[in-house]
RNA sequence: GGAGUAGACAAGGUGAUCGCUGGUGCCUCUCGGGGCACGGGAGGAAAGUCCGAGCUUCACAGGGCAGGAUGCUGGCUAACGGCCAGUCGGGGCGACCCGAAGGAAAGUGCCACAGAAAGCAAACCGCCCGGCUCUGCCGGGUAAGGGUGAAAGGGUGCGGUAAGAGCGCACCGCCUCUCCGGUGACGGAGAGGGCACGGCAAACCCCAUCCGAAGCAAGACCAGACAGGGGUCGCGCGGCCCGCGCAAUGACUCCGGGUUGGUUGCUCGAGCCCACCAGCAAUGGUGGGCCUAGAUGAAUGAUCGCCGCCGGCGGAGGGCAACCGAAGUCGGCACAGAACUCGGCUUAUCGGCUGCUCCGACG
Numbered sequence: 001g002g003a004g005u006a007g008a009c010a011a012g013g014u015g016a017u018c019g020c021u022g023g024u025g026c027c028u029c030u031c032g033g034g035g036c037a038c039g040g041g042a043g044g045a046a047a048g049u050c051c052g053a054g055c056u057u058c059a060c061a062g063g064g065c066a067g068g069a070u071g072c073u074g075g076c077u078a079a080c081g082g083c084c085a086g087u088c089g090g091g092g093c094g095a096c097c098c099g100a101a102g103g104a105a106a107g108u109g110c111c112a113c114a115g116a117a118a119g120c121a122a123a124c125c126g127c128c129c130g131g132c133u134c135u136g137c138c139g140g141g142u143a144a145g146g147g148u149g150a151a152a153g154g155g156u157g158c159g160g161u162a163a164g165a166g167c168g169c170a171c172c173g174c175c176u177c178u179c180c181g182g183u184g185a186c187g188g189a190g191a192g193g194g195c196a197c198g199g200c201a202a203a204c205c206c207c208a209u210c211c212g213a214a215g216c217a218a219g220a221c222c223a224g225a226c227a228g229g230g231g232u233c234g235c236g237c238g239g240c241c242c243g244c245g246c247a248a249u250g251a252c253u254c255c256g257g258g259u260u261g262g263u264u265g266c267u268c269g270a271g272c273c274c275a276c277c278a279g280c281a282a283u284g285g286u287g288g289g290c291c292u293a294g295a296u297g298a299a300u301g302a303u304c305g306c307c308g309c310c311g312g313c314g315g316a317g318g319g320c321a322a323c324c325g326a327a328g329u330c331g332g333c334a335c336a337g338a339a340c341u342c343g344g345c346u347u348a349u350c351g352g353c354u355g356c357u358c359c360g361a362c363g
Base pairs, nucleotide, nucleotide: 001359002358003357004356005355006354007353009351012307013306014305015304016303017302018301020041021040023038024037025036026035027034028033043335047346048345050344051343052342053341054340055215056214057213058212062242063241064240065239067211068210069209070208071207072086073085074084075083076082087101088099089098090097091096102206103205107204108203109200110199111198124146125145126142127141128140129139130138131137132136154172155171156170157169158168159167173195174193175192176191177190178189179188180187181186219264220263221262222261228255229254230253231252232251233250234246235245236244237243271290272289273288274287275286276285277284278283308333309332310331311330312329313328317324318323
């Protein structure tokens, strides 16, 4: 100097004035409310709503079918499609990064174009042998060479042969078996086998594991308003089947009418911070401390001053030069914004900071 990786911060800070929202205390009131004081008041993603949960309502004898999701191994977790540690494959000189990574010797299907041939292989050119009516044609052999293709039935070499071919041999690859290491994915070694098994499962499918539905506009309560009428006999258990349960002062549905206020759910929670312990880590345990937004026509803001950072203009001045650069002045300081709550993932994002590591150059 260039990279990799992990972490933390982030309306830039501060002061004044004027507001908004909710809490507590006090005062006041015409009981609707109003005033004063003191604290609290957006995020790392609050976002997308893509996964997984809590919570709520409905349903909770059970079974089968169908459907969906996930897919190397081990661990973590309330759970996960997440995270951690590894294995294998691919990329990078490297730190490191990426992977939708089960099964194609169960079955079915597909393999465009090109090509002679695309799957119980195949002879277009070439090579070799034979025949003939011999510038060639016909028959046979041959997958070593050429050509086509994403892919052509192991690769390299030697031998062998009419030419060739695992036809034979050596090494590599593959398959089977055994031993060793590892919890395991897998790795290593040895022996045997001439090789049997093309690709696609982000085609159907098979195997393994998991899965009830809808969502805080869930749901509960209070107050207020209104006008009922018609139809059906079933309805519920996510879809289907079996089966089960409930109901007749019932259930479902259509038309019409009314309301569209308040309270609750609601913020103490798988919570945050610190220390120690166990663990490579994700994470777990123990102890101590803390309370940290709850709006709903939806608060969390506006104006001004000073300072900071970045950029442009500007040029006092410095330097041999490249260039550096004071005053002054103008502009900017991201992405974005809670709406029941958590754990993740993904996407957006100005700017600088910290730890560790790699590569290169110089001393």
Predicted 3D model of a 363-nucleotide RNA (Bacterial RNase P class A) from a Kofleriaceae bacterium.
The RNAcentral record of the sequence draws on ENA.
The source organism's lineage runs through Bacteria, Pseudomonadati, Myxococcota, Polyangia and Kofleriaceae.
It is recorded under the gene name rnpB.
The model forms 96% of the base pairs in the Rfam consensus.
Its mean pLDDT, the model's own confidence on a scale to 100, is 76.
It matches the Rfam family "Bacterial RNase P class A". Rfam classes the family as a ribozyme.